[in-house]
RNA sequence: GUCAUCGAUGGGGAUGGGGUCCCCCGAUAACCGCCGCCAUGGCUGAUGACUCCUACCGACAG
Numbered sequence: 001g002u003c004a005u006c007g008a009u010g011g012g013g014a015u016g017g018g019g020u021c022c023c024c025c026g027a028u029a030a031c032c033g034c035c036g037c038c039a040u041g042g043c044u045g046a047u048g049a050c051u052c053c054u055a056c057c058g059a060c061a062g
Base pairs, nucleotide, nucleotide: 010025011024012023013022016053017052018051019050020049021048033043034042035041
């Protein structure tokens, strides 16, 4: 460089990162919280689950 064949070691699980496990989706997808007087309003949580770190919040002590 040419020919033939194959086709996602991919993406996602309401706000960050690591590890483990689980679940979902196949790019036309999975996913994109709740309440509500539907307003320029209100509320919970950094997890899908466990755990660690970071950030945030609350209480106490020095």
Fluoride riboswitch aptamer (crcB RNA motif) from Pseudorhodoplanes sp., 62 nucleotides, folded computationally. The prediction has a mean pLDDT of 77. Of the family's consensus pairs, 100% are formed in the model.